This is a predicted complex of two RNAs, RNase P RNA and transfer RNA, with 452 nucleotides together. It holds a member of the Rfam family "Bacterial RNase P class A". The family's RNA type in Rfam is ribozyme. From the family's description: Ribonuclease P (RNase P) is a ubiquitous endoribonuclease, found in archaea, bacteria and eukarya as well as chloroplasts and mitochondria.
RNA sequence: UGAGUCGGCUGGGCGGCCGCUCGCGGAUCAGGGCUCUGCUCUGGUUGGUGGGAGGAAAGUCCGGGCUCCAUAGGGCAAGGUGCCAGGUAACCCCUGGGGGGCGAGAGCCUACGGAAAGUGCAACAGAAAGGAUACCGCCUAAGCGACUGUCGUUUGCGACAGUUCGCCGGUAAGGUUGAAAAGGUGCGGUAAGAGCGCACCGCGCGACUGGCAACAGUUCGCGGCGAUGGUAAACCCCACCUGGAGCAAGGCCAAAUAGGAAUCCGGUGCUGCGGCCCGCAGUGGAUUCGGGUAGGCUGCUUGAGGUCUGCGGUGACGCAGAUCCCAGAUGAAUGGUCGUCCACGACAGAACCCGGCUUAUAGGCCGACUCACCUU
RNA sequence: GGGUGUUUAGCUCAGUUGGGAGAGCGACGGCCUUACAAGCCGUAGGUCGCAGGUUCGACCCCUGCAACACCCACCA
Numbered sequence: 001u002g003a004g005u006c007g008g009c010u011g012g013g014c015g016g017c018c019g020c021u022c023g024c025g026g027a028u029c030a031g032g033g034c035u036c037u038g039c040u041c042u043g044g045u046u047g048g049u050g051g052g053a054g055g056a057a058a059g060u061c062c063g064g065g066c067u068c069c070a071u072a073g074g075g076c077a078a079g080g081u082g083c084c085a086g087g088u089a090a091c092c093c094c095u096g097g098g099g100g101g102c103g104a105g106a107g108c109c110u111a112c113g114g115a116a117a118g119u120g121c122a123a124c125a126g127a128a129a130g131g132a133u134a135c136c137g138c139c140u141a142a143g144c145g146a147c148u149g150u151c152g153u154u155u156g157c158g159a160c161a162g163u164u165c166g167c168c169g170g171u172a173a174g175g176u177u178g179a180a181a182a183g184g185u186g187c188g189g190u191a192a193g194a195g196c197g198c199a200c201c202g203c204g205c206g207a208c209u210g211g212c213a214a215c216a217g218u219u220c221g222c223g224g225c226g227a228u229g230g231u232a233a234a235c236c237c238c239a240c241c242u243g244g245a246g247c248a249a250g251g252c253c254a255a256a257u258a259g260g261a262a263u264c265c266g267g268u269g270c271u272g273c274g275g276c277c278c279g280c281a282g283u284g285g286a287u288u289c290g291g292g293u294a295g296g297c298u299g300c301u302u303g304a305g306g307u308c309u310g311c312g313g314u315g316a317c318g319c320a321g322a323u324c325c326c327a328g329a330u331g332a333a334u335g336g337u338c339g340u341c342c343a344c345g346a347c348a349g350a351a352c353c354c355g356g357c358u359u360a361u362a363g364g365c366c367g368a369c370u371c372a373c374c375u376u
Numbered sequence: 377g378g379g380u381g382u383u384u385a386g387c388u389c390a391g392u393u394g395g396g397a398g399a400g401c402g403a404c405g406g407c408c409u410u411a412c413a414a415g416c417c418g419u420a421g422g423u424c425g426c427a428g429g430u431u432c433g434a435c436c437c438c439u440g441c442a443a444c445a446c447c448c449a450c451c452a
Base pairs, nucleotide, nucleotide: 001372002371003370004369005368006367007366008365009364010363012341013340014339015338016337017336018335020052021051022050023049024048026046027045028044029043030042031041032040033039034038054347058358059357061356062355063354064353065352066246067245068244069243073278074277075276076275078242079241080240081239082238083097084096085095086094087093098112099110100109101108102107113237114236118235119234120231121230135175136174137171138170139169143167144166145165146164147162148161149160150159151158152157183201184200185199186198187197188196202225203223204222205221206220207219208217209216210215250298251297252296253295260289261288262287263286264285265284269283270282271281272280291451292450293449305324306323307322308321309320310319311318312317342345377448378447379446380445381444382443383442386401387400388399389398395432403419404418405417406416407415425441426440427439428438429437
């Protein structure tokens, strides 16, 4: 200098003017209450002061808090998670480690328990798709038959032999199919072959050593390896976890009406928010139609909270101290306009609250590291 | 705000052990008819919403996105 990897931060700035919303306290006006020269409540007007969207507020994919239904109970079913250890309120999250894969490397990815409990599946092709089989090929050592030759002969035949043929057989090295075909290479061996034997490599089991463990090992021993093929994001088995519904939950006040109708069930019933059984509690209930009101308060923001420092830990994180208060709307606020600067501004807007994941995102800044080339 | 479901041909929908992508209507061509309709015969038409994964193999199983549709106030 170029190419690349990982992590963190930021998400237009400044100023003037005018607005919107929430809190706080001030002045003033009106009304109400009381223990009445005062205190307090409600409303209006006016000016002051402080706060006012995000890293994803999103998707609603996980996990929790909170609320109601039993203080949330038992069994089955159903669902989820799945290498090991830790973190956490909890997790399909995070951290560290192991195995596997990719890359030249920094690094990245990984649904990664069990196929030696059982069941199922593998279309087409192929001999054969799972305790399998023999289409082509290879072989003729053993057995039977034919043929040829030689010898013997009682002229029927018998014995022996074979670069021959067939049957019965042997074989799984080679070929063919497929996504997948039962360890690999070499030497020996054989009729031809084959872990049939041996050497090396691979594999399995056990021991030992290291490690909390997953697991690892230039260690030792045993096993010829058809033991134990693939598929569990097929059923299933094992281990662990999960009750349901959701702030339109739930509580309080006010207003209004037809306190109505139909269907179903009926105390061995029904309901208690996915199914079945039990148990517990409540009791006339459930569903639909019709009727009324579409008002207010609460839940509503101080929280597993933020920042800084110290300590423990490789780290996620934990502990201690100091300090700060930082949106709370309900037709739903966080904006408009002017000036100026630049690199000309992306994705996008809270709605009960948190911890994660995933997805969208113009540009800018910082740090650590890798590779290549050049210079010293 | 919260919950549930759907996506396959132009339209409406089927599609189960995971192995062939289909039906009806519509479109186009032919036959029939003087002509049209009906009828008969035939043909074309597909990113199975998108992307990735598991598997030899995916409309189907798993994950992440996208679009669309429906339901949920209180009182008696």